[in-house]
The RNA shown here (FMN riboswitch aptamer (RFN element)) has 145 nucleotides. The coordinates come from a structure-prediction model, not an experiment, and the mean pLDDT is 80. It was read from a public genome assembly, where an Rfam model found it.

RNA sequence: UGCCGUUCUCAGGGCGGGGUGCAAUUCCCCACCGGCGGUAUGGGGGAAACCCCGAGCCCGCGAGCGCCCUUGCACCAGCGAGGGGUCAGCAGACCCGGUGAAAGGCCGGGGCCGACGGUAACAGUCCGGAUGAAAGAGAACGUGC
Numbered sequence: 001u002g003c004c005g006u007u008c009u010c011a012g013g014g015c016g017g018g019g020u021g022c023a024a025u026u027c028c029c030c031a032c033c034g035g036c037g038g039u040a041u042g043g044g045g046g047a048a049a050c051c052c053c054g055a056g057c058c059c060g061c062g063a064g065c066g067c068c069c070u071u072g073c074a075c076c077a078g079c080g081a082g083g084g085g086u087c088a089g090c091a092g093a094c095c096c097g098g099u100g101a102a103a104g105g106c107c108g109g110g111g112c113c114g115a116c117g118g119u120a121a122c123a124g125u126c127c128g129g130a131u132g133a134a135a136g137a138g139a140a141c142g143u144g145c
Stems, first nucleotide, its partner, number of pairs: 002145002004142007016030004031125002033114002035061004042053004056112002064090002066087001067084007094110005116128003
């Protein structure tokens, strides 16, 4: 220094203005937001080795829904509790121009997307499960490799 193990800590942002209406932060017009790892034709540092930053819509992951298993009630429908993540069904979304050897990433422009349940009317932004879970990030420790 790396790996492995144990413990601990941390780990999501956003409706402001106007319109309609009995009623909308849910509709319409304008606005606002962008988890984690990877990649890197951009930016910065260095004499160099190399280091740091850099994507919502490029490759993956996560939560959520569904599904499956166990279980309590009901025993028709269904309601609740626990578990699974190699069950993977839902799991979103980008083009044009420029530069260039090459653009999915850079520059310019225009566009698009966002679980479930609730609601006086349809929600990425409100309320709720959630003081939860978690991709992962970091720290400490070890008769460990």